[in-house]
Context: one part of a larger RNA
Molecule: small-subunit ribosomal RNA, central domain
Organism: uncultured organism
């Protein structure tokens, strides 16, 4: 250097997009980089390694011989690799037409709850516990009815569903806007795949301005329990939780399972679309495209489990792992306002 690995034992960047790079489809033709062949120079002696001699044998020492897996040049070879010029179309991608969605932004707009104003009716409770208590109530509460103010959140639909790269998305209308599907056909002609650094996206709580604040609720107060109770459980309640702009950059960011391609028994149910039978049509039927869920061949797998959405069986190409503790840490060095993040050891013990 090679050789082993990565669902749960140590190991898949949280997730894209995409630089260098690694890889790289069917075909003529040309070259002769890589690659093979044949020669031929060189690859010092000396050690080593073989075979033969001399010291009485062996260490040693001589002689000859392979052998030095490379290099240079010379001819040669053309399948593969690369490179040059042409060609295709089965990868990729365009256009057309058609459908499905909580996909993203903004802007409006609804009803039902809660809580709080102001008013009616009304009288002694009322909340809340396992039980109480604290707490609220003759200044008229709770319950009830009528208006009004505000904030967040959107029952039912609703599903093993849908949809985004991933975080994540759900009342309704609007308006901008991405992505994916299907079915014909037309175009372009390898314009792919992956992707160190970089770029962007990135729940939740936090930060920074500046606004809002009904519930809810870290801190905090108080009531209980207890041997104590800086909890659990009750009553209050600030931050924050909303909304603008801007930071942080984490997570059991999990399918704990990268991305892309290709191949390899079925079986049910699901969502999206087409094409066919049937039919008046709705349904049902079959075939087939993308997807989502489940049992289960074969293989795989320590074993559980996995099984066309593989963990089976190949290619390509990134990341990662090397005993346990010390350590998601110290030091640096980079990034943040700050929390802190991300890179990351040794010493020592087992």
């Nucleotide at each position: 250097c090679u050789g082993g690995g990565c669902g749960u034992a140590a190991a898949g960047c949280g997730u894209g997009c995409g630089u260098a790079g690694g890889c790289g489809g069917c075909u003529a033709g040309g070259u002769g980089u890589g690659u093979c062949a044949g020669g031929u120079g060189u690859g010092a002696a000396a050690g080593a390694c073989c075979g033969g001699a001399g010291c009485u044998c062996a260490a040693c020492u001589c002689c000859g011989g392979a052998a030095g897996u490379g290099c240079g040049c010379c001819u040669g070879a053309a399948a593969c690799u690369g490179c040059c010029c042409g060609g295709c179309u089965a990868g990729a991608g365009u256009u057309u037409u058609g459908g499905a969605g909580a996909g993203g932004u903004a802007a409006g707009u609804g009803g039902a709850a809660u809580u709080c104003c102001a008013g009616g009716u009304g009288u002694a409770g009322c909340g809340g516990u396992g039980a109480a208590a604290u707490g609220c109530g003759a200044a008229g509460a709770u319950a009830u009815c009528u208006g009004g103010a505000g904030g967040a959140a959107c029952a039912c639909c609703a599903a093993a569903g849908g949809c985004g790269a991933a975080g994540g998305c759900a009342g309704c209308u609007u308006a901008c806007u991405g992505g994916g599907c299907a079915a014909a056909a037309a175009c372009u002609g390898a314009c792919g795949c992956u992707g160190a650094g970089g770029c962007a996206c990135g729940a939740a709580a936090g930060c920074g301005u500046g606004g809002g604040u009904a519930g809810c609720a870290a801190a905090a107060g108080g009531g209980a329990u207890u041997a104590g109770a800086u909890a659990c459980c009750c009553c209050u309640g600030u931050a924050g939780u909303c909304c603008a702009c801007g930071c942080c950059g984490u997570a059991a960011a999990c399918g704990u399972u990268g991305c892309a391609c290709a191949c390899u028994a079925g079986g049910u149910c699901u969502u999206g679309g087409a094409a066919u039978g049937u039919u008046c049509g709705a349904c049902c039927g079959u075939u087939u495209c993308a997807g989502g869920a489940u049992c289960c061949a074969a293989g795989c797998u320590a074993a559980c489990g996995u099984g066309a959405u593989a963990a089976g069986u190949g290619u390509g190409c990134c990341g990662c792992c090397u005993g346990a503790g010390g350590a998601c840490u110290a030091c640096g060095g980079c990034c943040g306002c700050a929390a802190g993040g991300c890179u990351a050891a040794a010493a020592c013990u087992c």